[in-house]
Context: one part of a larger RNA
RNA sequence: CUGGGCGUACAGCGCACCUAGGCGGUUAUUCAGUCAGAGGUGAAAGCCCGGGGCUCAACCCCGGAACUGCCUUUGAAACUAGAUGACUGGAAUCUUGGAGAGGUCAGUGGAAUUCCGAGUGUAGAGGUGAAAUUCGUAGAUAUUCGGAAGAACACCAGUGGCGAAGGCGACUGACUGGACAAGUAUUGACGCUGAGGUGCGAAAGCGUGGGGAGCAAACAGGAUUAGAUACCCUGGUAGUCCACGCCGUAAACGAUGAUAACUAGCUGUCCGGACACUUGGUGUUUGGGUGGCGCAGCUAACGCAUUAAGUUAUCCGCCUGGGGAGUACGGUCGCAAGAUUAAAACUC
Numbered sequence: 001c002u003g004g005g006c007g008u009a010c011a012g013c014g015c016a017c018c019u020a021g022g023c024g025g026u027u028a029u030u031c032a033g034u035c036a037g038a039g040g041u042g043a044a045a046g047c048c049c050g051g052g053g054c055u056c057a058a059c060c061c062c063g064g065a066a067c068u069g070c071c072u073u074u075g076a077a078a079c080u081a082g083a084u085g086a087c088u089g090g091a092a093u094c095u096u097g098g099a100g101a102g103g104u105c106a107g108u109g110g111a112a113u114u115c116c117g118a119g120u121g122u123a124g125a126g127g128u129g130a131a132a133u134u135c136g137u138a139g140a141u142a143u144u145c146g147g148a149a150g151a152a153c154a155c156c157a158g159u160g161g162c163g164a165a166g167g168c169g170a171c172u173g174a175c176u177g178g179a180c181a182a183g184u185a186u187u188g189a190c191g192c193u194g195a196g197g198u199g200c201g202a203a204a205g206c207g208u209g210g211g212g213a214g215c216a217a218a219c220a221g222g223a224u225u226a227g228a229u230a231c232c233c234u235g236g237u238a239g240u241c242c243a244c245g246c247c248g249u250a251a252a253c254g255a256u257g258a259u260a261a262c263u264a265g266c267u268g269u270c271c272g273g274a275c276a277c278u279u280g281g282u283g284u285u286u287g288g289g290u291g292g293c294g295c296a297g298c299u300a301a302c303g304c305a306u307u308a309a310g311u312u313a314u315c316c317g318c319c320u321g322g323g324g325a326g327u328a329c330g331g332u333c334g335c336a337a338g339a340u341u342a343a344a345a346c347u348c
């Protein structure tokens, strides 16, 4: 120095970009590491081996081996590194094209709901398992017309699409990101991963200012019940909405890190291309996504199975019996709520 693992038993950071670092395509020359030969040095004693001397042994003497190292020199060129030159398969750029709820901003629309005004109209309406609280002769519910407001966008709609994830769904315009196909024109390894770092990040919550139709924590009342701080009902405030700023967490899930290569098939669907034909379509084939089934293989089993949990390689993160505990203390961040980092005693 070297373990075994991470879909469901402990374990993949919520996601991305990137610094240091680690790793890295094909080929030629050179030769630092590497390997080989030769020479020098590596004191003696000791250790080890073979002998010898004290009556044996300890002890002592002789010889050998060893001293695995360092230096000099001559070579080798497979691998790794450096330098120089070249290449196109990785990566990126260019041209053409179509697809998409990708993002931001602005504008517009219809249905529904509630409220307001007016008309018709009269005694109930509402709600439930049944009721009551509640609303209504000061004219409700129902119905017709007009107006206002806020929020969400029926059908289309689809294991359909887009996005790194969170997520994104009426219509129109402006600005803008990414992916894909074809051409194979350009650069020539420019790549992969990524500790720290930075950014994005549902809902709830917080701050300031707006807005407030519906819904609705808290709260109030009515029921139910032995009780009912609930489930059911009638109301109802924060909130939900907008702008700006914070928070930084979720069963942030595919409970499955990223990248690359390889390894039987069948079938559906979305977006492109090519070819053929009997051309308003059909068939074959090819590239990229998204599903179902299934072989080998893997797995404790369930299952996974070219979108791997198979076979390999590189890099990162994480786990190491249950409880105590994702807690205490300390640090960092936050207005706060709290987040993050993260033990021990003790106990089984």
Base pairs, nucleotide, nucleotide: 003320004319005318006317007302008301012316014200015199016198017197021193022192023191025087026086027085028084029083030082032080033079034076035075036074037073038072039071040070041069048064049063050062051061052060053059090190091187092186093185094183095182096181097180102176103175104174105173106172107171108170109153113149114148115147116146117145118144119143120142124135125134161168162167205246206245207244208243209242210241214240215239219235220234221233222232257315258314259313260312261311262310265293266292267291268290269289270288271287272286273285274284275283276282277281297304298303321348322347323346330341331340332339333338
Description: The part of an RNA shown here (small-subunit ribosomal RNA, central domain) has 348 nucleotides and comes from an uncultured bacterium. The RNAcentral record of the full RNA draws on ENA and SILVA. The coordinates come from a structure-prediction model, not an experiment, and the mean pLDDT is 89.